[in-house]
RNA sequence: GCCAGCGUGGCUUAGCGGCUAUAGCGUCUGACUUGUAAUCAGAUGAUCGAGAGUUCAAAUCUCUCCGUUGGCU
Numbered sequence: 001g002c003c004a005g006c007g008u009g010g011c012u013u014a015g016c017g018g019c020u021a022u023a024g025c026g027u028c029u030g031a032c033u034u035g036u037a038a039u040c041a042g043a044u045g046a047u048c049g050a051g052a053g054u055u056c057a058a059a060u061c062u063c064u065c066c067g068u069u070g071g072c073u
Base pairs, nucleotide, nucleotide: 001072002071003070004069005068006067007066010025011024012023018056026044027043028042029041030040031039049065050064051063052062053061
C1' cells in the first nucleotide's frame, strides 16, 4: 500500500428497514437470614464509533473518516 471482519449500557451480547433497542453479569434498593453468601422482587444505565447520504421511516442499506483484529505484498 491492497483486501476482509468487527465497533450496541461499566463488561459480554441479541438485532438482518417499522412495536418503548434484547438478555446475562455488574451496581443500587427491598424481602428472606442471628449475620454473610445464595435465592426472590424492583430499579439503574446505550439516541448503536464520528459525519454525510438514500428512504415516509436507518443500529440495520450506501459513502468518507477513526479505532481494532486478521490476511496479502
The RNA shown here (transfer RNA) has 73 nucleotides and comes from Promethearchaeum syntrophicum. The gene name in the source record is tRNA-Thr-TGT-1-1. The prediction has a mean pLDDT of 81. The organism belongs to Promethearchaeum, within Archaea. Its Rfam family is "tRNA". Rfam classes the family as a transfer RNA. Gene Ontology term of the family: triplet codon-amino acid adaptor activity.